[in-house]
Context: one part of a larger RNA
Molecule: large-subunit ribosomal RNA, domain II
Organism: sediment metagenome
Formats: sequence, structure tokens, C1' cells
RNA sequence: GCCGGCGAGUGUUCGGUAACUGCAAGGCUAAGAGAUUUUCAUCUCGAAGUCGUAGUGAAAGCGAGUUUCUUUUGUCCCGCUUAGCGGGACAAAAGAACGUGCCUGAAUAGGGCGCAAGUAGUUACUGAAUGACCCGAACCCAGGUGAGCUAUCCGUGACCAGGGCGAACCGCAUCGAGAGAUGUGGGAAGGCCCGCACCGGUGACUGCUGCAAGAGUCUCGGAUGAGCUGCGGAUAGGGGUAAUAUGCCAAUCGAACCUGGAGCUAGCUGGUUCUCCCCGAAAUAUAUCUAGGUAUAGGGUCACAUUAUAGGCUGGUGGGGGUAGAGCACUGAUCGGGUGUCCGGGGGGAAACCUCCAACAUCUAGUCAAACUCCGAAUACCAUCAGUUCUGAUGUGGCACUCAGUACUCGGAAGCUAAGUUCCGAGGGCGAGCAGGGUAACAUCCCAAACCCACAGUUAAGGUCUCAAAUAAAUGUUUAGUGGAAAAGGAAGUGUAGAUCCUAAGACAACUAGGAGGUCGGCUUAGAAGCAGCCAUCCUUUAAAGAAAGCGUAACAGCUCACUAGCCGCAGGAUUUAUGCGCCGAAAAUAAUCGAGGCUCAAACAUUUAACCGAAGCUUGGGGUUUUAAUCUUUAGAUUAAAGCGGUAGGGGAGCGUUCUGUGUGCAUUGAAGGUCAGCCGUAAGGACUGGCUGGAGCGAUCAGAAGUGAGAAUGCCGGC
Repeated sequence: GCCGGCGAGUGUUCGGUAACUGCAAGGCUAAGAGAUUUUCAUCUCGAAGUCGUAGUGAAAGCGAGUUUCUUUUGUCCCGCUUAGCGGGACAAAAGAACGUGCCUGAAUAGGGCGCAAGUAGUUACUGAAUGACCCGAACCCAGGUGAGCUAUCCGUGACCAGGGCGAACCGCAUCGAGAGAUGUGGGAAGGCCCGCACCGGUGACUGCUGCAAGAGUCUCGGAUGAGCUGCGGAUAGGGGUAAUAUGCCAAUCGAACCUGGAGCUAGCUGGUUCUCCCCGAAAUAUAUCUAGGUAUAGGGUCACAUUAUAGGCUGGUGGGGGUAGAGCACUGAUCGGGUGUCCGGGGGGAAACCUCCAACAUCUAGUCAAACUCCGAAUACCAUCAGUUCUGAUGUGGCACUCAGUACUCGGAAGCUAAGUUCCGAGGGCGAGCAGGGUAACAUCCCAAACCCACAGUUAAGGUCUCAAAUAAAUGUUUAGUGGAAAAGGAAGUGUAGAUCCUAAGACAACUAGGAGGUCGGCUUAGAAGCAGCCAUCCUUUAAAGAAAGCGUAACAGCUCACUAGCCGCAGGAUUUAUGCGCCGAAAAUAAUCGAGGCUCAAACAUUUAACCGAAGCUUGGGGUUUUAAUCUUUAGAUUAAAGCGGUAGGGGAGCGUUCUGUGUGCAUUGAAGGUCAGCCGUAAGGACUGGCUGGAGCGAUCAGAAGUGAGAAUGCCGGC
């Protein structure tokens, strides 16, 4: 890992609700007793008690409707024009009104609670208490077991090759007056030195399902000492021991191990087993030692009741509003100009006064505002009327789930008008539609809501060269593979529509020639001659020529330009505005920014026409099922019609199967159960039967009852391979 088996909402007690059953203003027995019985058990007693029959008030206490109206249903009676209609009576239910009991209160006010259907049982769902759906802690506590490992200690023993150094002390010799010195011999100290055994474990490599749950090889430290070691003994977990490392106390140590409390607890993770049918959420508010939990509300479902003059949608009508926008009339902000005042400040002046600035007021042109408004929508909301092939709405009660949401569009806040960002509001989606078609692929985008079957039709989005179902035509644009990523900015790319000019009296471009004189204008300057700078910028000759637009020189010179003429006849040219499509701007690591091939009078773009393809949409044919209505019908059900039938959490309904029990009837050695193969039936869980092979002794239909009742997942448990 696979296969097989086992494996999770159960029992008890006490409540709640619903259905059913018994009795009913009453209902029920409990312990216990008696009888019967083969067991299980059954029947009969037994009101002790308990719930209900009256409430209200803290209490003293006081103490309740034959009422009226509306609606619906049922029964009975009367009348009539008799598939029925009209009227009346009674009963019930619901709602409303009034009344009334108690309390409050001065109160005949107002307000609160009340004004008779229960009770016992069974079943289902559910709450509480219990292990309470199952598995899962780390911990905590109690009582014990451990020092044969290891830590320290106690008692008693054992062990340490060999070599080296040579302290104290002593003898002898020499010297010395002596103290003593020197030399020499002996001696044998030492947490001394080198180094086996022994003890240790420094570095490296190997080993890493090992030789080994800590080893091997080489290397290395201590090796007469605080040494090492045998045997016996002591210290015990809230503890011991510790040259303290939180070390060690039997491969376990920030508190050992064993058993028990114990199925501790787990707002946490994982798992939770058959089928079909109907409906179908939430990820919000408030509170929380609360934030991944929970409570109440909101949203779902089921039952009952009420409602149809209701609810939803559409249209009309009538409302209130202060948002978007707009505006400056208020509150503030703000730019330019004018005028006025001045008790303000600076400057000038002897002063008068002048001038500048500021402030305030006013006029005028132009602006801004979530916390401005003289104004003011669209939507939305409320009411009402009408329509409508829609069906809900409200109340009471049972049962939940939900409290991590999410991308997109619109209105905002925060941020950088950053984020697949965060936080609000509105919407349709996903969640639950990771069903279908498109988008190459792709929850959230576009189209569109799948009951089942069909090798039928028709469409949506999107497409129609090939992959790959389906295409042709018309008029233009683009040359960039633009299409098939991007900005500021740049450019005689090109199309379209204009505007203003020049032009056969010859334009535009090119070519040839001229481009002068007063004059080197005046000033300045070392110089300033068109061309450093300042001022002025005239006149003349002219076809034309600036007191000069640029280069240049120290200053001149020199080269161009403006301007003019000629030449040419190839005839249009110059400037500018708006706009369509393109170009550059444009650097990333696989080819890698059309899905690919490939595409240029297109298979690109724009406009247009006519076709076609295309989905689980719609239609058609057949079938199933739910709800409602009508008809038929003995319950059951049948037929017809209409509307439905995606679905997570979750609610509701109906069933299948397993084991056992009762009932009761069958099968079986002429072969039960079980296994296996093939076929058949049912919408499913499943089923019976037939046949073949196997197997070898029990098994089953009906109707009921009771559960150890359904496995693919739990790093599930056990076994096999």
C1' cells in the first nucleotide's frame, strides 16, 4: 500500500412541543399487596401523593361574562321562480368592542395581570443532568515500586610495566677564628616529567534500516592521586544526590515509574456508514475576560390559524426631503482692478501736504467648500387608484443552520484617486450553479438556470481559412504583422474635411547675378569699422539692398541671409485647423504578449447587407414526479388541466435492506444458507426467479415489534498478502 473483518447521536431520569389513544371537571396511580403463570409476564387492588378546576396583590386581604358585533363552518326550520336561492334559529372557532375580578390610584382616568379543558400513556423531534456521537492531550491528585544504570557517602579489599628529574635531611673532603661557604657521596620528596595496563573522550574520517538506540580507525588527556576499581551497605519523587551541567535517580527527568481517581477536561483538529422526493439559508446587528466560541434578533424549514378590499410587480396620481448638480443670497476661503474712510505703520517735508503699505467698507470681473445654501433633480420611500396568465403576507409554536465570506459594477472613506489592499453603502453573481455555451486554459466577466430520454428543430453570447461546427458580398482605411500590451513627448507616414495666402502680369524649389553710397552713424573704448555694450535707426542711388538675421576678425577683412533681377515652363505652391489609421518613444532571463498553423485588394480595422454555425436556453415527441383545482371513486386511488421539479449548511416527507422476537404459512440431502458466473425486474436503496458450477444443513414470504441496523476515508483498530 491493497484486501477482509471491527469501527461513531445510545441508555436512564426530569422537562417542552406535536400527533395518536383512554377518560374528562376531572385525570393518574407510587411504594406495596393479592391472584394466575413453565419462564418472560399478565390481571386486580392500593389516592399516600400529584396536575387541573380562580385570579390578583409584597402583604393584610379582596375576588370574575348566559354581553354585543363581524367572518367562516356545521345542523335544523320556513318560504320561493327548486342542479339552487332567500330568511330565521342554534352550536362551535377566531377576531374586535364593551363589561368585569385583583393591584396601582382621589378616580367611573390610564396602565399591569386575569375572566374554566384538562390529565395519563405511546410515538417522533428536542432541552437539562449524566462519559452522552466516536477517537485524541499535555497536566493535576492518591497509594505504591525502584540507587543491579547513574550521583554522593559509609564499611571492607584489590590495582597502578618501565624510564626520568633528584627537595628536605645526613656523611665526608677543602677553606675559614667562627658563623658558614664550596665540592662530593648518600637520600628519596612530589595533586613533579615521559609513557603501558587502567581511567578518559581532543580533532578528523567512517558509520547513519550501523558491528553499536552512541560504535570503529587514526589522533589525543590523566596515569602516586581531589587516582582507579571489586564486594557489602545508605539516601526516593512536594523527594534524593549534585567540585550547578537543570546534571543524574534502570535507553524515561524543569520534577521517575506503576496502578487508581479516569471514559479527567479539550469553546480545538480529525472522522461519523442505505435510497428517493419537496423546500432551502447565512457569513449581518447587539452583547460578551469577547473576537476561529456563545446568547438574542435577522435570514431557512415544518405544523396550525388568519388574511384575498391581502402581498408582489407595472402604470397613473398625490406627498415630504436637501443628496448629485449648480450657485455665492448666508458662513468662511480666494485672485485682479476702482473708490472711500482712517483712530494704523514706513518714507519725504519746516508745515500744509504728498507717496507707499496694511486694515475696514463698498463697487466690479473671476473662483472654492463633507461639517456653506438663494436653488435643486434622477432614483428610493410613503399613501392612494387602476391593471395584472404572479402568490404570497401576518401571527403562534416545533426544529435548525448561520456570526472567517468573496471577485465584479456603481456611490464614498483610508492609501499614492497604489494593491488580487483595507473599511462602509447599493446591485446582480459565486458561495450552494467548480452543471451547460463563450472567453486558448481560468469560482467571481459575457450568455444562460440542468426532472429523465431523443443521431429532431430554433436561437443567445460568441463565431464562420485549417486544427474546429458554420460565409459570402459592397464601400473605404492600415503596410506597422499595426492587428496580436503602455505614457509624456517627438516626426514633410498616410486618408478625409476645412481656413488664409501666392500663382501664365510666371508662383514654390534649384541655378546665375546683384546685395550699394553718405558711413568707420553717434557714444563708449586700447580698439568697436552692420555684428562687446548704450542711444538713434535716417537720407541717397536704385530692379533691389537692414545704420543689418547669422558665421567670422585683436580690430578690419572675408562668407552667407533678408531683399531684387535674370533663367526655367517640368504648374501648382506655402502656412494652418480638426479628425481616422499607422511610426518612434519600447531593455530580462525556455520559443513564450495572435491558443497554434498561418493571414496583407486580409483570415486586420471601420461601416453596411444577406446567410449560417452555436448551449443542458426555447420549441417538438415520449416518460416520471410534486403542489393546486375540477371530475370520477368504497378507503386506496384514477383521469384531466395549470404551475413547478440546480442546490451546500439545514428543515420536512416517503421508503429499501440487516440481526433477533411474535404471528403464521411454506421451502429443504430429488440439496437449505453461503460462494461464483450469466440473464431478468424495479425511479433508487434493492429484488425474486431461472440456469450453470460449488457447497453440504438448515432457511424464508405476510403482518407487526425490538435494535450492538448499513463504511471509503478517523497519520483509525485487528488479521492476511